[in-house]
RNA sequence: GAUUUAUAAAGAAGUGGUGAGAGACUGGCUCUGUGACCCACUGGCAACCAAUAGAAAUAUGAAGGUGCCAAAUCCUGUCCCUAAAAAGGAAAAUAUAAAUU
Numbered sequence: 001g002a003u004u005u006a007u008a009a010a011g012a013a014g015u016g017g018u019g020a021g022a023g024a025c026u027g028g029c030u031c032u033g034u035g036a037c038c039c040a041c042u043g044g045c046a047a048c049c050a051a052u053a054g055a056a057a058u059a060u061g062a063a064g065g066u067g068c069c070a071a072a073u074c075c076u077g078u079c080c081c082u083a084a085a086a087a088g089g090a091a092a093a094u095a096u097a098a099a100u101u
Base pairs, nucleotide, nucleotide: 001101002100003099004098005097006096007095008094013042014041015040016039017038021031022030023029025077027075028074043069044068045067048065049064051060052059053058073093078090079089080088
C1' cells in the first nucleotide's frame, strides 16, 4: 500500500516551543498573531485489541498496544425521495481499530 469486518450526532485541555496558515480532497462555512495547525510534556476521554468474570450473549474496569481531546467525519459531493427546496434515507470517500495479505 491492498482486502475484510466494525465504528464514526456521545466524550475529553492545560503548559511550553515554534510562527502561518489550518480544518483529507471539491464547494461552502469555520478556526487562526487574543498564536491556530504542528511538536513536546502533563492531564483527560473512549473502550477496538489486551485484562478480569462468564459456556456464550454480555458485564466490569483501565496496568498495557492503539486512537482521540473546535464545530455531526464541521456540512457537502453520487443515488433515492420532492414540482422545487428543506428535512430524511442509502452509498461513496475519509478516519480509527482488529485481522489477513
Molecule: SAM riboswitch aptamer (S box leader)
Organism: Chitinophagales bacterium